[in-house]
Background:
This is a predicted structure of a 154-nucleotide RNA (Lysine riboswitch aptamer) from uncultured Eubacterium sp. The model forms 100% of the base pairs in the Rfam consensus.

């Protein structure tokens, strides 16, 4: 340079179906009030509205998405993940792209983001575990790096 592997039975990501939550919410329908606004957030334009917007109560009637769990399947070992830029929009978000930055892995605590939610995902921190390669040590073992690494063959 190329080829092949490891880390963990709680490894990473996607999806199929099947549960439950969500939620007796939200949307509609009616009735009573209430009276100008609403249509993701700001503009600007459109729409729709006193033949009653809005919002409150009270019957009826009544979801789905993301997220989770289980069993499967499929890609794989910077696997993915977040941050930054650029796209994207009239400005924001959503979404997309890129080894520019970070972050060897899971775990558990706190905090905060975001959620319906205390799950779950992310971000920081802190705490032992663990994998690796380096350097010390008689050895047990310490100490530090960092995946553009590490181990094997060619």
């Nucleotide at each position: 340079a190329g080829u092949a592997g490891a880390g963990g039975c709680u490894g990473c990501g996607c999806u199929u179906a099947u549960u439950a939550u969500u939620a007796g919410u939200a949307a509609g329908u009616c009735a009573a009030a209430u009276g100008a606004u609403g249509c993701u957030c700001c503009a600007a334009a459109g729409c729709a509205a006193g033949u009653g917007a809005u919002u409150u109560u009270g019957a009826c009637c009544c979801a789905a998405a993301g997220g989770a769990a289980u069993c499967g399947g499929c890609g794989c070992c910077g696997a993915a993940g977040g941050g930054a830029a650029c796209u994207g929009u009239g400005g924001a978000a959503a979404g997309g792209u890129u080894g520019c930055c970070c972050u060897g892995g899971g775990c558990a605590u706190a905090u905060g983001a975001c959620u319906a939610a205390u799950a779950a995902u992310c971000a920081u921190a802190u705490g032992a575990c663990u994998g690796u390669c380096a350097u010390c040590u008689g050895a047990g073992g310490a100490u530090g790096g960092a995946g553009a690494g590490c181990u094997a063959c060619u």